[in-house]
RNA sequence: AUCCGAUAAAGGCAAAACCGGUGAAAGCCGGCGACGCAAAGCCAUGGGUCUACCGUCACACAAGUGACCACGAUCGCCAGGCCGCCGAA
Numbered sequence: 001a002u003c004c005g006a007u008a009a010a011g012g013c014a015a016a017a018c019c020g021g022u023g024a025a026a027g028c029c030g031g032c033g034a035c036g037c038a039a040a041g042c043c044a045u046g047g048g049u050c051u052a053c054c055g056u057c058a059c060a061c062a063a064g065u066g067a068c069c070a071c072g073a074u075c076g077c078c079a080g081g082c083c084g085c086c087g088a089a
Stems, first nucleotide, its partner, number of pairs: 004087002012037002018031005035076001041082003045079003048074003055068005
């Protein structure tokens, strides 16, 4: 130094639920709260998953309804990339 990861030490993050905000939605942000996490730090590059405002198409006289679509979201789904604290076996 790499791999690795303790019933170690120091510190860190914070699921669900609830409250407020935001968004068309998925979701995100803040508060509260800890289910968990050794990368639960960062990056949507590949796959997965979620959503479908707009758009396209179909139906309808119309109001509208349905299907498809990521350009939206998720790194606490997986892979990959970048960076990082500690040091028993």
A computed fold for an 89-nucleotide RNA from a Chloroflexota bacterium, annotated as c-di-GMP-I riboswitch aptamer. The model forms 100% of the base pairs in the Rfam consensus. The source organism's lineage runs through Bacteria, Bacillati and Chloroflexota. The coordinates come from a structure-prediction model, not an experiment, and the mean pLDDT is 90.